[in-house]
Context: one part of a larger RNA
RNA sequence: GAUGAACGCUGGCGGCGUGCUUAACACAUGCAAGUUGAACGAAACUUUCAGAAACAGAUUCUUCGGAUGACGAUUCUGAAACGUUUAGUGGCGGAUGGGCGAGUAACACGUGAGGAACCUGCCUUUCACAGGGGAAUAACACUGGGAAACCAGUGCUAAUACCGCAUAAUGUAUUAAAGUGGCAUCACAUUAAUACCAAAGAUUUUAUCGGUGAAAGAUGGCCUCGCGCCUGAUUAGCUAGUAGGUGAGGUAACGGCUCACCUAGGUGAUGAUCAGUAGCCGGACUGAGAGGUUGAUCGGCCGCAUUGGGACUGAGACACGGCCCAGACUCCUACGGGAGGCAGCAGUGGGGAAUAUUGCACAAUGGGCGGAAGCCUGAUGCAGCGACGCCGCGUGGGGGAUGAAGGCCUUCGGGUUGUAAACUCCUUUCGACAGGGACGAAGCUUUUGUGACGGUACCUGUAUAAGAAGCACCGGCUAACUACGUGCCAGCAGCCGCGGUAAUACGUAGGGUGCGAGCGUUGUCC
Numbered sequence: 001g002a003u004g005a006a007c008g009c010u011g012g013c014g015g016c017g018u019g020c021u022u023a024a025c026a027c028a029u030g031c032a033a034g035u036u037g038a039a040c041g042a043a044a045c046u047u048u049c050a051g052a053a054a055c056a057g058a059u060u061c062u063u064c065g066g067a068u069g070a071c072g073a074u075u076c077u078g079a080a081a082c083g084u085u086u087a088g089u090g091g092c093g094g095a096u097g098g099g100c101g102a103g104u105a106a107c108a109c110g111u112g113a114g115g116a117a118c119c120u121g122c123c124u125u126u127c128a129c130a131g132g133g134g135a136a137u138a139a140c141a142c143u144g145g146g147a148a149a150c151c152a153g154u155g156c157u158a159a160u161a162c163c164g165c166a167u168a169a170u171g172u173a174u175u176a177a178a179g180u181g182g183c184a185u186c187a188c189a190u191u192a193a194u195a196c197c198a199a200a201g202a203u204u205u206u207a208u209c210g211g212u213g214a215a216a217g218a219u220g221g222c223c224u225c226g227c228g229c230c231u232g233a234u235u236a237g238c239u240a241g242u243a244g245g246u247g248a249g250g251u252a253a254c255g256g257c258u259c260a261c262c263u264a265g266g267u268g269a270u271g272a273u274c275a276g277u278a279g280c281c282g283g284a285c286u287g288a289g290a291g292g293u294u295g296a297u298c299g300g301c302c303g304c305a306u307u308g309g310g311a312c313u314g315a316g317a318c319a320c321g322g323c324c325c326a327g328a329c330u331c332c333u334a335c336g337g338g339a340g341g342c343a344g345c346a347g348u349g350g351g352g353a354a355u356a357u358u359g360c361a362c363a364a365u366g367g368g369c370g371g372a373a374g375c376c377u378g379a380u381g382c383a384g385c386g387a388c389g390c391c392g393c394g395u396g397g398g399g400g401a402u403g404a405a406g407g408c409c410u411u412c413g414g415g416u417u418g419u420a421a422a423c424u425c426c427u428u429u430c431g432a433c434a435g436g437g438a439c440g441a442a443g444c445u446u447u448u449g450u451g452a453c454g455g456u457a458c459c460u461g462u463a464u465a466a467g468a469a470g471c472a473c474c475g476g477c478u479a480a481c482u483a484c485g486u487g488c489c490a491g492c493a494g495c496c497g498c499g500g501u502a503a504u505a506c507g508u509a510g511g512g513u514g515c516g517a518g519c520g521u522u523g524u525c526c
Base pairs, nucleotide, nucleotide: 001525002524003523005522006521007520008519009518012393013392014391015390016389017388018386019385020351025349026348027347029346030345031344034092035091036090039089040088042086043085044084045083046081047080048079049078050077051076052075053074055072060067061066099304100303101302109228110227111226112225113224114223115222118221119220123217124216125215126214127213128212129211131165133163134162140155141154142153143152144151145150171196172195173194174193175192176191177190179188180187181186201209202208203207230276231275232274237267238266239265242264243263244262245261246260247259248258249257279301280300281299282298283294284293285292286291306327307326308325309324310323329340330339331338332337357383359382360381361380365379366377367376368375369374396426397425398424399423406417407416408415409414430467432462433461434460435459436458440453443450444449470515471514472513473512474511475496476495477494481510482509483508484507485506491498492497
């Protein structure tokens, strides 16, 4: 000098940052990933119309017994509609965003190359196409089982769900011809033949959104290699899929990636193997630099998601809030069986010297879905708490000597606190109160309307010096000295060292020095 700090004393305001470094310990509760009715069948509700049933009773007639039966309101059935809502099927998204650093000494990361060995949903551009059929299944109804979670059977139904057929090349595979280029295998372009492979519709009905095949781009990913990348030799040998080959399988793709056979190799004092430690980097701190230390916040990459293993789906996962199995733990149970995973945001217990609210809003930025309106979004924007850090401001300014009182010291003369106070004249920042009051808003919808922060910032006004100073030190290093108490005691101390009766070194007081909403101590690094 620095710090994600902690502790002690103290504490006025604001801005911007920052806040479990320990137990990758266990978690109550709420929320954190949905959306789409313009893909689909259906159900419920609303409104209107029609019919039926029973009620009620205006009006009219009356032989006063009754008949007629409008408007209404109830229930049921059917139809239609601008509609609204939704459990289910289907689509897209749940592989991003967010968290953590356990593991990892490795092509994990950084940097520079290569892929004639690769993939890429959504997006952009271009070319071409969309013909005609089929069989189911959830929902639903009924039946049954179960405490529950949930499950089984029978029957019915739709689709942009599923399956054949047709069409088909600049696609894929094979064969043949000849050409150009290269880096061994080869790559590219051309021609011919054979075989194989597509599709889906929706909607206010006029335009849009979609569908299928192919080529390119962009984006994202995957693989290979050179170099860099901690400590230990009180770790010297290590290695059988091991090293290489042939063939096959597998992968998007090369490859012992896997397998069968063959060969016996491969690696190591230029430190293999083993052990320990550790996420890596841009950066950060320090230093004149070289270097040393570090990897919190922010950004990039990697790894992980209770522990271990596995695959499914998908363009993409071997998937934090998906599935299956095993283990530990917790919970429910009718004992037969089930449920769960905060290293998401808050919050709880525990550990610890120590680290925050079970807040507001989608207004902005961004993301998912949707044609759109919109819905979702603990990402994000904000607010709350903490002097945890940095920065800024204030706690008043001018005048004021009889140098008041009080305190302390004293050689008793005085000195000092000290222009300090009182007193007087001003000012009103911040805070308080009152009035006004934003930018951030672009878009979207078009008629209006839309700000969490927030009645916040800011502006104006009112009143009063009014509400706002501490902490450490004073022997030398090191700025700052006296008195009293104590008497090698009590104590101090970073080093030297103080204290045993005149202690500038302990304790208190007065005074002084330093810094100041902080000051000191401790830990760590240079």
Description:
A computed fold for a 526-nucleotide part of an RNA from an uncultured bacterium, annotated as small-subunit ribosomal RNA, 5' domain. Its mean pLDDT, the model's own confidence on a scale to 100, is 83. Rfam family: Bacterial small subunit ribosomal RNA. Rfam links the family to the GO terms ribosome and structural constituent of ribosome.